This is a predicted structure of a 1439-nucleotide RNA (small-subunit ribosomal RNA) from a soil metagenome. Its mean pLDDT, the model's own confidence on a scale to 100, is 84. Rfam family: Bacterial small subunit ribosomal RNA. Gene Ontology terms of the family: ribosome and structural constituent of ribosome.
């Protein structure tokens, strides 16, 4: 000592800057929804706008004249009516006093002594009150009321008369008072005040009431007179209460900077209570101003009150003090007091009445109407408290005030029940169908009784005054009386029969609202589908939305809860407390210097700041403490404490300040040195450019990526001599030098500034920094005049170009140069203000000095001043700064608070002008930025890869036909695929089937389960139909139990019911597969370390590789997934094995490994072996590696092939399969027939034939590997040109079959020709399959012969047994291949100089305003639409 929280939102991601946001509190509040009761409190913020009614200030008969009615009673009466009482000295009205200046109400106006706060008043006033002295003699005369007579509609008035007083006036007195004057003494702020003495002038009064007769008169009793009270008059004192003046304080805008004539001061004067220029006359020229006058804009201040830790910030409504103002503006009476809110004149404006002549009014007092506006109460009750006027006093007055009313308007307290209750009912909601939740909630059962409702009871608030009684003190002659006092009793309540107290009544009558993506507490379904709407920021919706709308539940508060609005805070975002300026907003271009701020050592003094201490104020309420009182609380009452301010007084003198006084170390002088593109002016000098003359000399020069315009035969470019000319100073030169900046460059000479560096010395503080203000101040640019070679805006032509008002070329004026004068700008940048101190070094350099040594340059140590560069603590958001701070620190100045509008407008200065300073707002946006990280990207850079290019070799595109796509078309052409990575793709095989599609016809088919009928199951068979179906006939029984009736398992039928079924939809809801970058060499962790951090390092680098492959380095060290091996085929041998192979070797032999026989070989198919840069050499870093070479069947992965890291394309598939969700359920489901998918005027891919002679045709001769065969493969044989058909051995296959391999090779024919090339079409006859070849198979024979003659632009494929070319085998499959697809083998090349360039990829590093990442981002114009703002013909209103 009681007091300090942040979040969201720029971004791919950080950190920062910095803005918007949001979460608290608080309201004189509004609106929405909803509302149970009380207490306490507030309630027109707008129209200071109009106002109907009514009420809000009058009393006082004890100042004074005067003085009714009505009704009651009484006499009379001509019965009309009079008069007396009585009402009653009442009422009303007048004269006069005293109040009406308070009290209430508003914030218009006021930036001012209005207000706060503390002083003055020696410059004042104060009714009523109170104390205290003194007086109150004698007169006077009038005016209302009243009467009378007039004018007027009416307000209202004129004229004569009478009359009182405490009204008015004289006169007399005059202690004190007031005024001159002439002393005296004290204080004085020198102005003058107080006290005194003297003379002299001057001004006063008003009575009324009750008592009483002690003295006097008349003599009951009354006056005089006493007496009490009550009032007059003059002083003084006092309070109160006001006036004035002063010193400090509290708003904005300087885009208002200069303002002032009564202005400023004097004198004398007037007014005033009083000072004063308040007024006025005269006199002089002053006065205020950047510490902001003058002017504009808003505003009543204040205690206070909200918010804040505070320090501030915002306000100033209730309650309190002040001020101002009362319809609007002006004036003054009357007064102690007003320039008067319910007084008065005048002037407007605005209502009212009016007979039109002339009159009345004045809610900003309580209610209370109309406007206005989101918005704000009753035309209520009482003077019972309490306070005020007026009274002697009852008492009257009292919309101040006390209550009531109405409004959740606020704060406070209370209720709307409590306990018990699982089957956890019902329902509702959700559900993974189990259950889960609303919920102990309800119900139900046991209790309370507040508040509401009804009855009865019943307070305080009341003391006072006034009155009786009693008694006591004053005064007094006095037991009258009158005042004061004490006790008793008398008497008074609007609220209100209210509060409260008791009884009754039932749980009965009493719960909303907001909100539930993050912030920020609370989730799930439907419905919607970028719609509808949310939204306080970020942001939600586009078919599964915890964010829209309902609902279930939930969370937050509760008679309220949400919304606006507004204010603080959060916000250190104007930063005194507590912020900044290298790049984020932000150093004035630079300098001299005026105010002002700041300022060295020392001593003395002073108190101005500061500091203690003391006193006085700082109203009251509020805040805070402590108690009290309303059952608590709100609320209120005692009492204290604080009020950080201001006045006096004392002290204190460290530090600031101010005075004296010295000091040298900061600051300057003097003298001596040297260095320099400092500035100024006059000369001067080569080299070039370029133009003249002149000479040689020819065709071209020039110029560009290329070229053209242009020059050039009238002689040009080149060249060589002359000459004019004006600009600029090559090399030297620097990382250097000088200057305050801008800027400064051949030489020389003269005027001139300023730094530097020695050594003495003099000055003694003279410094700093600088608001205005002065000066300078690149280029462009303006004037006026020269000048003018080069260059060169504008122009001009000529190219580029889709265009080229551009970059490129060729010209070519202003300018560029001087002079004189202007303009003031810039990235005037170190984007870094100036000056001092202080805080490791380490290197270069200029310039001066100093030491040591030297012949000297030079080196080496070492002072100072400059210029650079590298670092340390430290700063810093990072970059980066680092004795040249951007570090620690003091002093000044500048300057900035979110992007954009905008450095624009408007006003001002200024400028000849262009234009410059200065400098906004409305709108609008969530944000603009600043450093850095990763990715990505570049018509950036560096290394290296690939059939990438290049070199080559053969295709596509051209032609027919074949597929498949796109389109068209259709009843349907069923879906998907769409750059690479769709498109001979899903299809390894659509005549039906398939089949999802379309027409037309049916209809619940399969599984499981339940219930009920029937039958074992099964087989044959008819009949209708195009089938699908439908509808019959007919044969048939098993197991198990059995009482022989029959029952029951299994199973099939029918029918029910639930269920099922869907190639419906969403690969943007999913799994799983799958392409693709890319078989590229990457992609990552853990630990350390570096970073505030995102990241970084490792993974960079220096070599190598096919590779992150491997070595060496290194703050890294290790591992994962990728590579590479492992694994398969394949190439070589070598074992094991031998119903294929081989005669190698012996026999037999129809001569075919046929047969015996044999594994040697070849083969098959299991195990091995064998390759590792292992060896040499060279290079290389005694490294990895590499390039050579031996050796080997293979050499540097031997060849293939499986084998695809993180990850990306929301890539592909919901039509394989699997799956949320949605949909359709006599149909989107299923069955059946026909059709469809095969169309067909194009286009586009992907193939096959081919254009021929390296070919075709015939004939004949050979050589293969991998494969299938039992609803199969089929040898052979016969038939048939053939496809094929018939018989039919063999083969479940290393055994038999498909099976011929084909190109090739021989032989023969074709000879350059649309052909004896090429085969489409066709037309006809056939074969096979198969229920069925019309739509729509394949073959096959006879005819028939179509485009094509090698193929634009453009584009794929291939690096070795690779292309190319040639056949053959599979699998789906009844049947139906053109290498469509998956294989097999046969013959079999050319070429890589290379990495410039195209694509494509890796790794490093560079730039970015890109991150959806370059298909990115992004500017401008137009064209429309809306907002704001402005102009606009006007038009209204203020000043």
């Nucleotide at each position: 000592c009681u007091g300090g929280a942040g979040a969201g939102u720029u971004u791919g991601a950080u950190c920062c800057u910095g803005g918007c946001u949001c979460a608290g509190a608080g309201c004189g509040a509004a609106c929405g929804c909803u509302g149970g009761c009380g207490g306490c409190g507030g309630g027109c913020c707008u129209a200071a706008c109009a106002c109907a009614u009514g009420c809000a200030a009058g009393u006082c008969g004890a100042g004074c004249g005067a003085g009714a009615a009505a009704g009651u009673g009484g006499u009379c009466u001509u019965c009309g009516g009079a008069c007396c009482a009585u009402g009653a000295g009442u009422a009303c009205a007048g004269c006069g006093g005293c109040g009406c200046a308070c009290g209430g109400g508003u914030g218009a106006g006021u930036a001012a002594c209005a207000c706060g706060u503390g002083g003055g008043u020696a410059a004042u006033c104060u009714u009523c009150c109170u104390c205290u002295g003194g007086a109150a003699g004698c007169g006077g005369g009038a005016c209302a009321a009243c009467c009378g007579c007039g004018g007027g509609a009416a307000a209202c008035u004129g004229c004569g008369g009478c009359u009182a007083a405490u009204a008015c006036c004289g006169c007399g007195u005059a202690a004190g008072c007031c005024c001159a004057c002439c002393g005296a003494g004290g204080c004085u702020u020198c102005g003058g005040c107080c006290u005194u003495g003297g003379c002299g002038g001057g001004a006063a009064a008003a009575g009324g009431u009750g008592g009483c007769c002690u003295c006097u008169g008349c003599a009951u009793g009354c006056a005089a007179g006493c007496u009490a009270c009550c009032g007059u008059c003059u002083g003084g004192a006092g309070a109160c209460g006001a006036g004035c003046c002063c010193g400090c304080g509290g708003c904005c805008c300087a885009u208002c900077a200069g303002c002032u004539a009564g202005u400023u001061g004097g004198u004398a004067g007037g007014g005033u209570a009083a000072u004063g220029g308040c007024c006025u006359a005269c006199c002089a020229a002053g006065g205020c101003u950047a510490a902001g006058a003058c002017g504009g804009g808003u505003a009543g201040c204040u205690g206070g009150c909200c918010u804040g830790a505070g320090a501030g910030g915002g306000u100033g409504g209730c309650c309190a003090g002040c001020c101002a103002c009362a319809c609007u503006g002006g004036g003054a009476c009357u007064g102690a007091g007003a320039c008067a809110c319910g007084g008065c004149c005048c002037a407007g404006a605005c209502u009212c009445c009016u007979a039109c002549g002339g009159g009345a009014g004045g809610c900003a007092g309580c209610a209370g109407u109309g406007g206005g506006g989101a918005a704000u109460c009753u035309u209520g009750c009482g003077c019972a408290a309490u306070g005020g006027g007026c009274g002697a006093a009852a008492g009257c007055c009292u919309g101040a005030c006390g209550c009531a009313g109405c409004c959740a308007c606020g704060c406070c307290g209370c209720g709307u029940g409590a306990g018990u209750g699982a089957c956890g009912a019902a329902g509702g909601c959700c559900u993974u169908c189990g259950g889960g939740u609303c919920g102990u909630a309800a119900a139900g059962c046991u209790c309370u009784g507040u508040g509401g409702g009804g009855a009865g009871g019943a307070a305080a608030g009341a003391a006072c005054a006034g009155c009786c009684u009693a008694c006591c003190g004053g005064c007094a002659a006095a037991u009258a009386a009158c005042c004061g006092g004490u006790a008793g009793g008398u008497c008074u309540g609007a609220c209100g029969g209210u509060a409260c107290c008791u009884c009754c009544u039932u749980a009965g009558c009493a719960a909303g609202c907001a909100c539930c993506g993050g912030c920020u507490a609370a989730c799930u379904c439907c419905g919607u589908g970028c719609c509808a709407g949310c939204a306080g920021c970020c942001g939600c919706g586009g078919u599964a939305a915890u964010a829209c709308g309902g609902a279930g539940g939930g969370u937050g508060c509760a008679a309220g809860c949400g919304u606006u609005g507004c204010u603080c805070g959060g916000a250190a975002u104007c930063a005194u407390u507590g912020g900044g300026c290298g790049u984020a907003a932000a150093g004035c271009g630079c300098g001299u210097g005026u105010a002002g701020g700041c300022g060295g050592g020392a001593c003395a003094g002073u108190a101005u700041g500061u500091c203690g201490g003391g006193u006085g104020u700082g109203a009251a309420a509020g805040c805070c403490c402590a108690g009290g009182g309303c059952u608590c609380a709100a609320c209120u009452c005692u009492g204290g404490a604080a009020g950080u301010g201001c006045g006096c007084c004392c002290g204190a003198a460290a530090c600031u300040g101010c005075u004296g006084u010295u000091c040298u170390u900061g600051a300057g002088g003097u003298c001596g040195g040297g260095a320099g593109g400092g500035g100024g002016u006059c000369g001067u000098g080569g080299a070039a450019u370029u133009c003249c003359c002149g000479g040689u000399g020819u065709a071209g020069c020039g110029g560009u990526g290329a070229a053209a315009u242009g020059c050039g035969u009238a002689g040009a470019u080149a060249u060589c001599g002359g000459g004019a000319g004006g600009a600029a100073c090559a090399c030297c030169u620097g990382u250097g030098g000088c200057g305050a900046a801008g800027g400064c460059g051949g030489c020389g000479a003269c005027c001139u500034g300023g730094a530097c560096c020695g050594a003495a010395u003099c000055u003694g503080a003279c410094g700093c920094u600088g608001a205005g203000a002065c000066g300078c101040g690149a280029a462009a640019g303006c004037g006026u005049g020269g000048g003018g070679a080069g260059c060169a805006a504008a122009c001009a032509g000529g190219a580029u170009u889709a265009g080229a008002u551009a970059c490129c070329c060729u010209g070519g004026u202003a300018g560029u140069c001087c002079a004189c004068g202007c303009u003031g700008u810039a990235a005037a940048c170190g984007a870094u203000g100036g000056u001092c101190a202080c805080u490791a070094g380490g290197u270069g350099u200029u310039g001066c000095g100093g030491g040591u040594a030297u012949u000297g340059a030079c080196c080496c140590c070492u002072g100072c001043a400059g210029c650079g560069c590298c670092g340390u603590a430290g700063c810093u958001a990072a970059c980066g700064c680092g004795u040249u701070a951007a570090g620690u620190g003091a002093c000044c100045c500048g300057c900035c608070u979110g992007g954009g509008g905008a450095g624009u407008a408007c006003g001002g200065c200024c400028g000849c002008a262009a234009g410059g300073c200065u400098a906004a707002a409305a709108c609008u946006c969530a944000a603009a930025g600043g450093a850095a990280u990763u990715g990505a990207c570049g018509g950036g850079g560096g290394c290296c890869c690939g059939c990438a290019c290049a070199a080559g070799c053969g295709g596509u595109g051209g032609a027919g036909c074949a597929u498949g796509u796109g389109g068209u078309u259709c009843a349907a052409u069923u879906c998907g695929a769409c750059g690479c990575a769709a498109c001979g793709c899903g299809a390894a095989g659509a005549a039906c089937c398939u089949u999802a599609c379309c027409u037309g016809g049916g209809u619940u088919a399969a599984a499981u389960c339940c219930a009920c009928c029937g039958g074992a199951a099964c087989c044959u068979u008819g009949c209708a139909g195009a089938g699908a179906u439908g509808u019959g006939a007919g044969g048939g029984u098993g197991c198990c139990c059995u009482u022989c009736g029959g029952g029951g398992a299994a199973u099939c039928g029918g029918u029910g019911a639930g269920a099922a079924g869907g190639u419906g939809c969403u690969g943007c809801a999913u799994g799983g597969c799958u392409g693709u970058c890319g078989u590229c060499a990457g992609c990552u962790c853990g630990u350390g370390u570096c970073g505030u951090g995102a990241g970084a390092u490792g993974u960079u680098g220096g070599g190598u590789u096919a590779a992150g492959u491997c070595c060496c380095g290194c703050a890294a060290c290790g591992a994962g997934c990728g590579c590479a091996a492992c694994c398969c085929c394949u190439g070589u041998c070598g074992u094991u094995a031998g119903u294929u192979g081989c005669u190698a070797c012996c026999g037999g032999u129809u001569c075919g490994g046929c047969c015996g026989a044999g594994c040697a070989c070849u083969c098959u198919a299991a195990c091995g072996a064998g390759a590792c840069u292992g060896c040499c050499g060279a290079c290389g870093u005694g490294a990895a590696g590499u390039c050579g070479g031996a050796g080997g069947a293979a050499g540097g992965u031997g060849g293939g092939g499986a084998u695809g890291a993180c990850g990306u394309c929301a890539a592909g598939u919901c039509c394989u399969c699997a799956u949320g969700g949605c949909c359709c359920c006599u149909a989107c489901g299923u069955c059946c027939a026909g059709g469809g998918c095969u169309a067909c005027a194009c286009a586009c891919g992907u193939g096959c034939u081919a254009c021929a002679a390296u070919g075709g045709u015939c004939g004949g001769u050979a050589c293969a590997g991998a494969g299938g065969g039992c609803u199969g493969c089929a040898a052979g044989c016969u038939c048939g040109c053939g496809a094929g058909a018939g018989c039919a051995a063999g083969c479940c296959a290393a055994u038999c079959c498909c099976a011929a391999a084909a190109a090739a090779c021989c032989g023969a024919c074709c000879u350059c020709a649309g052909u004896a090339c090429a085969g489409a079409u066709a037309a006809g006859a056939g074969u096979c399959u198969g229920c069925a070849a019309c739509u729509c198979g394949a073959c096959u024979c006879u005819u028939u012969g179509a485009a094509g003659u090698c193929g634009g632009a453009a584009u794929c494929g291939c690096u070795a047994g690779u292309a190319a070319u040639c056949g053959c085998u599979g699998a789906u499959c009844a049947g139906c291949a053109u290498a469509g697809c998956a294989g097999c083998g046969g013959u079999g090349a050319a070429u890589a100089c290379g990495u410039u360039c195209c694509c494509g990829g890796g790794c490093c590093u560079u730039g970015u305003a890109c991150a959806c990442a370059c298909c990115g981002c992004c500017c401008g114009u137009c064209a429309c639409a809306c907002c704001a703002u402005g102009g606009g013909a006007g038009u209204c209103g203020a000043u």